[in-house]
RNA sequence: CUCUUAUCAAGAGUGGCAGAGGGACUGGCCCUAUGACGCCCAGCAACCAUCUCAGUUCGUGAGAAAGGUGCUAAUUCCAGCAAACGAGCAAUCGUUUGAAAGAUGAGAG
Numbered sequence: 001c002u003c004u005u006a007u008c009a010a011g012a013g014u015g016g017c018a019g020a021g022g023g024a025c026u027g028g029c030c031c032u033a034u035g036a037c038g039c040c041c042a043g044c045a046a047c048c049a050u051c052u053c054a055g056u057u058c059g060u061g062a063g064a065a066a067g068g069u070g071c072u073a074a075u076u077c078c079a080g081c082a083a084a085c086g087a088g089c090a091a092u093c094g095u096u097u098g099a100a101a102g103a104u105g106a107g108a109g
Base pairs, nucleotide, nucleotide: 001109002108003107004106005105006104007103008102013041015040016039017038021031022030023029025080026079027078028077042072043071044070047068048067050064051063052062053061054060076101081098082097083096084095085094086093087092
């Protein structure tokens, strides 16, 4: 980097360092010298691994703990494609669902 699969509406800082951008992309809309992004510390959660119990149709379920990751503005901030429904003379707009894209874990190449 590619593929498979699961999840993405909950949760988490009035800390230290350091100084200009950041929220993937595009369009919006936001955050930001009342200090962003990043690093450290702290915290949240429980995907994998570990342990206990139950079950066994061999697929698992419940719990403990916190080793490997992850995460800590806004639902993945919203929309980007399609369908259904509704509003509108129309352009278009709204709602819902699904997809796409993205993020993270686990596995494979």

SAM riboswitch aptamer (S box leader) from Guptibacillus hwajinpoensis, 109 nucleotides, folded computationally. It matches the Rfam family "SAM riboswitch aptamer (S box leader)". Rfam's curators write: The SAM riboswitch is found upstream of a number of genes which code for proteins involved in methionine or cysteine biosynthesis in Gram-positive bacteria. It was read from a public genome assembly, where an Rfam model found it.